[in-house]
RNA sequence: GGGGCAUUAGCUCAGUCGGCUAGAGCAUUCCUCUGAUAAGGGAAAGGUCUCUGGUUCAAGUCCAGAAUGCCCCA
Repeated sequence: GGGGCAUUAGCUCAGUCGGCUAGAGCAUUCCUCUGAUAAGGGAAAGGUCUCUGGUUCAAGUCCAGAAUGCCCCA
């Protein structure tokens, strides 16, 4: 220098015919259960979907550029 992949909740990750209010597990808080518990059951809170712009009636999803990380080639 060229190319590829990844970026979504505190953590690890789903989410492809673009379409209702964006999800799961763990963690956190509360309730319950238990002789007791960090175990079991239930609930709640938690998100500018990396950023900017574009396409569209509608974008986490498509297009362009940028940022960060990883990998490959030279």
Transfer RNA from an Anaerolineae bacterium, 74 nucleotides, folded computationally. It matches the Rfam family "tRNA". Rfam classes the family as a transfer RNA.